[in-house]
RNA sequence: GUGGCUAUGGUGUAACGGCAGCACGAGAGAUUGUGGAUCUCUCGGAACGGGUUCGAUUCCCGUUAGCCACC
Numbered sequence: 001g002u003g004g005c006u007a008u009g010g011u012g013u014a015a016c017g018g019c020a021g022c023a024c025g026a027g028a029g030a031u032u033g034u035g036g037a038u039c040u041c042u043c044g045g046a047a048c049g050g051g052u053u054c055g056a057u058u059c060c061c062g063u064u065a066g067c068c069a070c071c
Base pairs, nucleotide, nucleotide: 001070002069003068004067005066006065007064010024011023012022013021018054025043026042027041028040029039030038047063048062049061050060051059
C1' cells in the first nucleotide's frame, strides 16, 4: 500500500429495520453476632461524521482505532 473482519454500560455478550436485553459488576436496603451466601430495588451503553427510511445498533458512504491475510 491492497483486501477482509470488528467497534453495544466498568467487563463479557445478544437482538431478521419497530421499547437496547442478559450475566458479572457497582450503589442502597432486607437478612446475619461479623463476614459470606441469598432476596429486593437502583445505576450505567450504540467509536465519530453524514446518507437512505415513517422509523437505523441494524442498510449505504466516509473517518478513527484494533486485529488478520497478502505485498